[in-house]
Molecule: SAM riboswitch aptamer (S box leader)
Organism: Paenibacillus sp.
RNA sequence: AUCUUAUCGAGAGCGGCGGAGGGAUAGGCCCGAUGAAGCCCGGCAACCGAUUUGUACACAGCAUAGCCUAGCUGCUGCCUGCAAAUGUCAUGGUGCUAAUUCCUACAAUGCCGCUAGGUUUGCGGUCUUGGCAGAUGAGAC
Numbered sequence: 001a002u003c004u005u006a007u008c009g010a011g012a013g014c015g016g017c018g019g020a021g022g023g024a025u026a027g028g029c030c031c032g033a034u035g036a037a038g039c040c041c042g043g044c045a046a047c048c049g050a051u052u053u054g055u056a057c058a059c060a061g062c063a064u065a066g067c068c069u070a071g072c073u074g075c076u077g078c079c080u081g082c083a084a085a086u087g088u089c090a091u092g093g094u095g096c097u098a099a100u101u102c103c104u105a106c107a108a109u110g111c112c113g114c115u116a117g118g119u120u121u122g123c124g125g126u127c128u129u130g131g132c133a134g135a136u137g138a139g140a141c
Base pairs, nucleotide, nucleotide: 002140003139004138005137006136007135008134013041015040016039017038021031022030023029025105026104027103028102042097043096044095047093048092049089050088051087052084053083054082055081056080059077060076061075062074063073101133106130107129108128110126111125112124113123114122
């Protein structure tokens, strides 16, 4: 870099260094010398990780009619999923720490508006949904 997948409306400093830029892109709108980026410390969260209880499916073992086999059923173990206000934890690997991913970018449905009239439409606004793009984790190559 590419592919797969999950998440992106919550949360997080009035600290130190630093000095003018920053919010991916474009348009907008913002943040910034009352101090941007970056670095350090602190913090947040809980993706990877650890762990408790319950439950569902699968699997394994055991028990079970006088005996055998299988099933049902019961018990135990285990895997995976789900739930528990976001279960609980935070040593480690990341991540994050203005504004919903700051908003919109493409498409569709609905609603509203625009042109003297008709038709096919078109244009603008708005709501919802989906998609694109992006970010981050985990996995793959």